Context: one part of a larger RNA
RNA sequence: CUGGGCUUAAAGGGUGCGUAGGCGGUGCGAUAAGUUGGGUGUGAAAUCCCUCGGCUCAACCGAGGAACUGCGCCCAAAACUGUCGUGCUCGAGGGAGACAGAGGUGAGCGGAACUUCAGGUGGAGCGGUGAAAUGCGUUGAUAUCUGAAGGAACACCCGUGGCGAAAGCGGCUCACUGGGUCUUUUCUGACGCUGAGGCACGAAAGCUAGGGGAGCGAACGGGAUUAGAUACCCCGGUAGUCCUAGCUGUAAACGAUGAGCACUUGGUCGGAGGGUCCCUCAUAGCUUUCCGGCCGUAGCGAAAGUGUUAAGUGCUCCGCCUGGGGAGUAUGGUCGCAAGGCUGAAACUC
Numbered sequence: 001c002u003g004g005g006c007u008u009a010a011a012g013g014g015u016g017c018g019u020a021g022g023c024g025g026u027g028c029g030a031u032a033a034g035u036u037g038g039g040u041g042u043g044a045a046a047u048c049c050c051u052c053g054g055c056u057c058a059a060c061c062g063a064g065g066a067a068c069u070g071c072g073c074c075c076a077a078a079a080c081u082g083u084c085g086u087g088c089u090c091g092a093g094g095g096a097g098a099c100a101g102a103g104g105u106g107a108g109c110g111g112a113a114c115u116u117c118a119g120g121u122g123g124a125g126c127g128g129u130g131a132a133a134u135g136c137g138u139u140g141a142u143a144u145c146u147g148a149a150g151g152a153a154c155a156c157c158c159g160u161g162g163c164g165a166a167a168g169c170g171g172c173u174c175a176c177u178g179g180g181u182c183u184u185u186u187c188u189g190a191c192g193c194u195g196a197g198g199c200a201c202g203a204a205a206g207c208u209a210g211g212g213g214a215g216c217g218a219a220c221g222g223g224a225u226u227a228g229a230u231a232c233c234c235c236g237g238u239a240g241u242c243c244u245a246g247c248u249g250u251a252a253a254c255g256a257u258g259a260g261c262a263c264u265u266g267g268u269c270g271g272a273g274g275g276u277c278c279c280u281c282a283u284a285g286c287u288u289u290c291c292g293g294c295c296g297u298a299g300c301g302a303a304a305g306u307g308u309u310a311a312g313u314g315c316u317c318c319g320c321c322u323g324g325g326g327a328g329u330a331u332g333g334u335c336g337c338a339a340g341g342c343u344g345a346a347a348c349u350c
Stems, first nucleotide, its partner, number of pairs: 004321003007304002012318001014201004021194003025088007033081002035077008049065006091191001092188003095184005103177007110154001114150008125136002162169002206247006215241002220236004258317006266295011299306002323350003332343004
């Protein structure tokens, strides 16, 4: 390379947008680049293959044929691919009408709890644990009441509920704003899918500058436990956690399952809509589109399992894997303030 793979054995990029590229619905006409058939030229000789022949055979050698799977040119065909022209509406998108939602950003507001401060009552303990001690307390703690301040988070509602591309999103109100679903006697007419590079977003921790700091709490100090205890438990507590502006760019960033399209028995539960039957309304029922789960048929699978949300059957495009260790290391490059990220070996060894 071919071939085989990627839920758990090595392997799906953290996620999106999108450039090049690859791939692409349907009718008619044209063309003839690809494609197919025929012809012709060329494809040196030797070699390989076949048939004869010469050395006693063979190796070897000689002759003839075939082959040289290729390339050029000419003629023809027009199904498929391409190209050009002209149409279509089911893919895609727009319009109109309706709907759900912790989707995003900013501002304002609220109550519970907590801590601190001030004051009142009160008077000896409180706190903590397996048990204790450190700690707090007659300079009046804990408890309780009133008032004030502050910061962070939003109990119940809350749900294998919803929304978002992922990360993620949960008190209330307002403003601005993204996406989605359903219905339709509406419009455009293939405008599509994927996507190397690229760009953007990206939990937590961390970094820079300026704020803020109630609770919690790496580090650190102390008390215990223990043979020891650089831990688990307890008392404290700094960074941090919060805000603004920037950086970092990683996670078991997981469904450990890339995206899109089509097809393939079912049952059941939930969410958002539409239609319809019963004389009418409502509920229920039936039906239909989208989304989220559970159970299972065939099939698939090494099994566990999966099973219309496929890991089934196919097609298109991208990413990735190729024994374990060495090693996500060294080196070079590149990005970063740094921490470090991305790219990424070999010797050696089993």

Source information:
Small-subunit ribosomal RNA, central domain from an uncultured prokaryote, 350 nucleotides, folded computationally. The RNAcentral record of the full RNA draws on ENA. It matches the Rfam family "Bacterial small subunit ribosomal RNA".